[in-house]
Molecule: small-subunit ribosomal RNA
Organism: Gammaproteobacteria bacterium
RNA sequence: AAACUGAAGAGUUUGAUCCUGGCUCAGAUUGAACGCUGGCGGUAUGCUUAACACAUGCAAGUCGAACGGUAGCAGAUCUAGCUUGCUAGAUGCUGACGAGUGGCGGACGGGUGAGUAACGCGUAGGAAUCUGCCUUAUAGUUCGGGACAACACGAGGAAACUCGUGCUAAUACCGGAUAAUCCCUUCGGGGCAAAGACUUCGGUCGCUAUUAGAUGAGCCUGCGUUAGAUUAGCUUGUUGGUGGGGUAAUGGCCUACCAAGGCAAAGAUCUAUAGCUGUUUUGAGAGGAAGAACAGCCACACUGGGACUGAGACACGGCCCAGACUCCUACGGGAGGCAGCAGUGGGGAAUAUUGGACAAUGGGGGAAACCCUGAUCCAGCAAUACCGCGUGUGUGAAGAAGGCCUGAGGGUUGUAAAGCACUUUAAUUGGGGAAGAAGACUACUUCGGUAGUUUGACGUUACCCAAAGAAUAAGCACCGGCUAACUCUGUGCCAGCAGCCGCGGUAAUACAGAGGGUGCGAGCGUUAAUCGGAAUUAUUGGGCGUAAAGGGCACGUAGGCGGUCUUUUAAGCUAGAUGUGAAAGCCCUUGGCUUAACCAAGGAAUUGCAUCUAGAACUGGGAGACUAGAGAAAAGUAGAGGUGAGUGGAAUUUCCAGAGUAGCGGUGAAAUGCGUAGAUACUGGAAGGAACACCGGUGGCGAAGGCGACUCACUGGGCUUUUUCUGACGCUGAGGUGCGAAAGCGUGGGUAGCGAACAGGAUUAGAUACCCUGGUAGUCCACGCCGUAAACGAUGAAUACUAGCUGUUGGUUUCUUUAAGAAAUCAGUAGCGCAGCUAACGCGAUAAGUAUUCCGCCUGGGGAGUACGGCCGCAAGGUUAAAACUCAAAGGAAUUGACGGGGGCCCGCACAAGCGGUGGAGCAUGUGGUUUAAUUCGAUGCAACGCGAAGAACCUUACCUACCCUUGACAUUAUGCGAAUCUCUAAGAGAUUAGAGAGUGCCGAAAGGAGCGCAUGGACAGGUGCUGCAUGGCUGUCGUCAGCUCGUGUCGUGAGAUGUUGGGUUAAGUCCCGUAACGAGCGCAACCCCUAUGUUUAAUUGCCAGCAGUUCGGCUGGGCACUUUAAACAGACUGCCAGUGAUAAACUGGAGGAAGGUGGGGACGAUGUCAAGUCAUCAUGGCCCUUAUGGGUAGGGCUACACACGUGCUACAAUGGUCGGUACAGAGGGCAGCCAAGUCGUGAGACGGAGCUAAUCUCAGAAAGCCGAUCUUAGUCCGGAUUGUAGUCUGCAACUCGACUACAUGAAGUUGGAAUCGCUAGUAAUCGCGAAUCAGAAUGUCGCGGUGAAUACGUUCCCGGGCCUUGUACACACCGCCCGUCAUACCAUGGAAGUGGGUUGUACCAGAAGCAGGUAGAUGAACCUUCGGGAGUCGCUUGCCACGGUAUGGUUCAUGACUGGGGUAAAGUCGUAACAAGGUAGCCGUAGGGGAACCUGCGGCUGGAUCACCUCCUUA
Repeated sequence: AAACUGAAGAGUUUGAUCCUGGCUCAGAUUGAACGCUGGCGGUAUGCUUAACACAUGCAAGUCGAACGGUAGCAGAUCUAGCUUGCUAGAUGCUGACGAGUGGCGGACGGGUGAGUAACGCGUAGGAAUCUGCCUUAUAGUUCGGGACAACACGAGGAAACUCGUGCUAAUACCGGAUAAUCCCUUCGGGGCAAAGACUUCGGUCGCUAUUAGAUGAGCCUGCGUUAGAUUAGCUUGUUGGUGGGGUAAUGGCCUACCAAGGCAAAGAUCUAUAGCUGUUUUGAGAGGAAGAACAGCCACACUGGGACUGAGACACGGCCCAGACUCCUACGGGAGGCAGCAGUGGGGAAUAUUGGACAAUGGGGGAAACCCUGAUCCAGCAAUACCGCGUGUGUGAAGAAGGCCUGAGGGUUGUAAAGCACUUUAAUUGGGGAAGAAGACUACUUCGGUAGUUUGACGUUACCCAAAGAAUAAGCACCGGCUAACUCUGUGCCAGCAGCCGCGGUAAUACAGAGGGUGCGAGCGUUAAUCGGAAUUAUUGGGCGUAAAGGGCACGUAGGCGGUCUUUUAAGCUAGAUGUGAAAGCCCUUGGCUUAACCAAGGAAUUGCAUCUAGAACUGGGAGACUAGAGAAAAGUAGAGGUGAGUGGAAUUUCCAGAGUAGCGGUGAAAUGCGUAGAUACUGGAAGGAACACCGGUGGCGAAGGCGACUCACUGGGCUUUUUCUGACGCUGAGGUGCGAAAGCGUGGGUAGCGAACAGGAUUAGAUACCCUGGUAGUCCACGCCGUAAACGAUGAAUACUAGCUGUUGGUUUCUUUAAGAAAUCAGUAGCGCAGCUAACGCGAUAAGUAUUCCGCCUGGGGAGUACGGCCGCAAGGUUAAAACUCAAAGGAAUUGACGGGGGCCCGCACAAGCGGUGGAGCAUGUGGUUUAAUUCGAUGCAACGCGAAGAACCUUACCUACCCUUGACAUUAUGCGAAUCUCUAAGAGAUUAGAGAGUGCCGAAAGGAGCGCAUGGACAGGUGCUGCAUGGCUGUCGUCAGCUCGUGUCGUGAGAUGUUGGGUUAAGUCCCGUAACGAGCGCAACCCCUAUGUUUAAUUGCCAGCAGUUCGGCUGGGCACUUUAAACAGACUGCCAGUGAUAAACUGGAGGAAGGUGGGGACGAUGUCAAGUCAUCAUGGCCCUUAUGGGUAGGGCUACACACGUGCUACAAUGGUCGGUACAGAGGGCAGCCAAGUCGUGAGACGGAGCUAAUCUCAGAAAGCCGAUCUUAGUCCGGAUUGUAGUCUGCAACUCGACUACAUGAAGUUGGAAUCGCUAGUAAUCGCGAAUCAGAAUGUCGCGGUGAAUACGUUCCCGGGCCUUGUACACACCGCCCGUCAUACCAUGGAAGUGGGUUGUACCAGAAGCAGGUAGAUGAACCUUCGGGAGUCGCUUGCCACGGUAUGGUUCAUGACUGGGGUAAAGUCGUAACAAGGUAGCCGUAGGGGAACCUGCGGCUGGAUCACCUCCUUA
């Protein structure tokens, strides 16, 4: 600042990250439809499908002022009849007018979009044209003629209609005259008209010829206008010319002849689809999608063909013909065309009234009145869309009731309601009431006009006024994230939801309902569709090393692009002007409806096209020059560059000869195989084929594939240097052409070795494999095909520019101390690296950097590089290359973990070295299983199984059976009664029930209260019922492993990294050093307890050296020295020495010391993992039961027993058993207890009662040991199970179901298969003792001491763990992931003998109507005539041609027995191919084989781990 205002993202791949990439959402829109709901008005819009078929009505007529006329109506006149105002008849006389002649109009208006990819449309131009009515201008409008309808009569027909004869008018038809103009012309001339009607007599309307215009129409051209190349060649009137014809007009428009052209990769032809445009919608724009309504153009009118008339048609409501369909019919024949307005059927998800009016606007006819007008204007129906309004407003806290939630207090619904005070828009009722009307008619007129009358479908209208009363008017969707909005209940992977991600398996904000909330609101949601977001086709505005994507490589055509200077041109380009870009629409400014939507006026815009003018930088064109690009000449130079011919030695194999003897060969181990018919090994000789060791090298050459002994011949390219020459000759390169590893194919050779297939042997569950023995194609040569590879640098070619350093190959130059020299430079080839780029990895002058040119390619994964079609190939196959369907991912790089039959380092009773066990027996105990009325429940790999249970006869007890109780065995509370309490009797298995008796307490303010018991009632109690996957707490485990983290800083886009890695060291992330890290925390260690030594203090119940006594017992006095007890201290710290080590940390050794490197034990358990265990210890949410899943009682069960497993005890014996004697502990327990002495008993034990509340008494005798005796290798003097009898003890009670004792009995078992466990020193092993629980009941558990070993070379292996690193397709993390066949179900699709449609080509037949030509025939009013006839008309015929037919092709669609693969689907089968070195590294191409993944051969790749070697780089 009139026409400027405009750009947002999110969810989803992952354990997490960045990127790539698809899918999905939020927005706007619609001629919509569906669901729920619905008050009013305005303005728009309303068959998108079957261009399917149509009943009925209407949609194009009008003119009597062109004509003959008068069927009907009205009037008038006349006549007749009579019921004197009615009937009948006549007269066209008048108003008028059916039918007819004639004129104009039916070519407009209205509908539809089938066809059409086209000059159809749009835009800008053009010349060879016509144009009724209209306007303008000029000139005329004269004289005649013959007919045909109507009509009348007759005839045919069911009808439609037709025929014959006769009469008649015209603005119908025809002739003559005239001809300014006009047309033709040989320039002399020739040719062509007309119609009247009305009149107020003024004229008006017509008519003829021509002129100019306007309008409308026809034709031509440039440019633009969908997809497909899996449509590549098309065309014969085709392209052009000449003559002729035809048309309003140009033109192959048609025809004859001539020529052979024309179109096409800038996409012809063919196929599919489609009316085009202004515009609409979306978008910031550029674009995309659409073409309803309105407007312009086109095309069509049942389907196909055709012409006639006319100014205009090849004609929607005209004609002819053919076809299909419908209707009428007397069966002979006829009629019809809603894609006009309504309407019907049908189709469909779906789209309205068989309305009113010509009042307005417009159209046709007419002089006009007027008539017609489903155009139009209105009304009706529909929330279909847009816009507006309303459904009340204010006040109102007791924050009412009710609902919902609740932590029970309250919160919320909510000022919401009620109540009070107001208002009345809209709806209702009543009253009033427009504009839209201009004209027209009549009268008058001074012709300027005036006056009067009259015209409204809408319309009971809009609008205005009044009345009454909050009165009549709110829903829909959503509430997990995206996305605004949350709780309860029900349900329990069910029912269901879902746009994407995804919810639902008992606490669902995701289902359903409710309360509450959010959004929009007479609508709200859903579905469908378009654009947007999507930079996801990228012009604006993308990419191609690894994500999808560089052609295998080169040459080269078209095309694209192109060095320096001068000049010219003006095509591109720039500027200006003019014309055009219809109107409407969009936008701006105003205005009109109360506002808005809507409408009107003016403007802006319409980014385009055309013409003209100007400019000349750049690009292009023309001309001229140049040398820096490119090329040529000359001189050198390196090389596995290519082709051909020849030559060579080593080795393998075979053969021959010699010599020689029993094996050889092969493997993880074997076997097949070869060998006494003499192999292998050894020596000599011969043959033959293939390949060329060392040199050899991130060395060389080549475009790529590729190329490796030597010599010769021919030959291509590169590089270097120097001058000279040409003068842009260049770059790229669609199609095209050539080359192109290995495998494979054809023909002919060749064949030593190797070696797909095949055979055999092994391995294995199997082994169509890996391994072994053989072995054919092939590998080799010649010629010809094939044309693909991980043909890779996964990196197209060319040019220019942009820090460095180092190695190496081939040249050249310069320098000097001439050397294995240095420096510079050109061309290659490698390694690092700055800037920059990249998602990161990485690239980095050999770019993946910065730019330019050209080509190729990509657009989610799968289906699929597949099908079909084409081309190529002998084949194998190659190349080009989809779709249906399906999924929400697929993918790249990097990160952290986890894992590996990857690597490195380290640790652990992990292995090894040892000792002793388990597994075998009997028994004990626990578990599984089975059984049972019940065998209660839990624990289940390590980390359940002598576990919960430190102790089931009843109890416990939770289980079963039976019998009972129901406010309950227990808690709180209300009321009433009673003290409490105790005793007895009866029934019963008992719980319980019934009865009798005793007893009257405490406090007190004298009301009553506390406690206890009984009864009643409701709240409630109760539950070892479920969920340990809702939980707390506690516990196990990795693991006493050395780890786990944080702050700040730094690095990285980020996840993350660093720290914590590295070098040493440690038991240790222990410590030291280094270090973009510096510090810190939880862990480790230490602090705590016990133990080993000592000191001090203390001294009873302990002790006794010395003293005394003694009953000889520390018994007593005494003592506290010692032992001991129990409190405090000391001590051990790598402190000292030596060595090693970097001088550090530390390690090794030593000294001293009771103890030495953590002295030995214990307690102590980081972050976390296992949805580990426990709802039955306890607590607890939710759910469930409530005369029972609660409570009580008795009995039973937990103790069962074909079997399997775990943990133990006792043994199998002599290192022993038995008997006798004898010695030495420690730590504990004890009053409902331990229990002494003594007595009895074989014994368990009994009697007994002293002592002890414990350093006092007691349990309590320790045992192994030692000293003797006996047994002598045996099922025993081993072993003790089992069983019988008799007992003891505990306890109400030992039957189910206790322990012990005595006597008797005397099983199995003679050291234990595969496998497996514990232990590194006071340990294992062995021996006994004690305690808890407990009335009683240990082989278990927890403690205590006694005796007391062996071995550890060491870390290869098994198991577990820690750190670093590497690979990964794993992340529920290898108990992972995952491939293919087969089986089942479903889905879409390919092939297929064919079958049925559509469409189309070619050839031929056929030929309606029509037009054109011809013409034997017929006819022959006007005109001509020479009077014969002609012109003309009809008929016939020829040509063209629609429908139709025949034959044969193309193409497309549908279908098809059977068949091929593909996809999808919670728990199918077989294997285990891939991911780790995936257990044979994988993959690519090719060939063969195999149930299947796959295996094998040949060549290639690294997108292979590990180890070693070589080379190179970085670092002073």